[in-house]
RNA sequence: GGGGGCGGAGCUCAAUUGGUAGAGCAUUCGCCUUGCACGCGAAAGGUACGGGGUUCGAUACCCCGCGCCUCCA
Repeated sequence: GGGGGCGGAGCUCAAUUGGUAGAGCAUUCGCCUUGCACGCGAAAGGUACGGGGUUCGAUACCCCGCGCCUCCA
C1' cells in the first nucleotide's frame, strides 16, 4: 500500500431479507434468611462508531472517514 471482516445498553451477544431495539451476566431495590449467598420479582440503563446519500421511513442498503481483527505485498 491492497483484499476481507467487525464496530449496538458496563460486558458478551440476539432480532428485524428497511417500519422508531431485546436477552443473559453485571448494577439498584424488594421478597426470602438470625445474617450472607443462592433463588424469585421488579427497576434503571443504548436510539445503534462519525458524516453524507437512497427511501414515506434505515441499526439494517450505497459512499466516505475513523478504530479494531485478519490475509497478501
Predicted 3D model of a 73-nucleotide RNA (transfer RNA) from Selaginella moellendorffii. It matches the Rfam family "tRNA". Its mean pLDDT, the model's own confidence on a scale to 100, is 82. The organism belongs to Selaginella, within Eukaryota. The sequence is in RNAcentral, with records from Ensembl Plants and Rfam.